Transfer RNA from a Patescibacteria group bacterium, 71 nucleotides, folded computationally. It was read from a public genome assembly. It matches the Rfam family "tRNA". Rfam links the family to the GO term triplet codon-amino acid adaptor activity.
[in-house]
RNA sequence: UGCGGGGUGGUGUAAUGGUAGCACAGAGGCCUUUGGAGCCUUUGAUCUUGGUUCGACUCCAAGCCCCGCAG
Numbered sequence: 001u002g003c004g005g006g007g008u009g010g011u012g013u014a015a016u017g018g019u020a021g022c023a024c025a026g027a028g029g030c031c032u033u034u035g036g037a038g039c040c041u042u043u044g045a046u047c048u049u050g051g052u053u054c055g056a057c058u059c060c061a062a063g064c065c066c067c068g069c070a071g
Stems, first nucleotide, its partner, number of pairs: 001070007010024004018054001026042005047063005
């Protein structure tokens, strides 16, 4: 430099254009002799900028970062 894949809460991982979920972690509570076990409730996220669309995590363009392959 070219090609391919990826970027979503603190972490991991879903979402085939229509309310951004789940698990762990965090906070509060219940239970308990105790809680680092169990149960209930709850906070918190789409890499950036544009475009298409009634509507974009999703499609398109450019860029940034990470991984792989080639040179």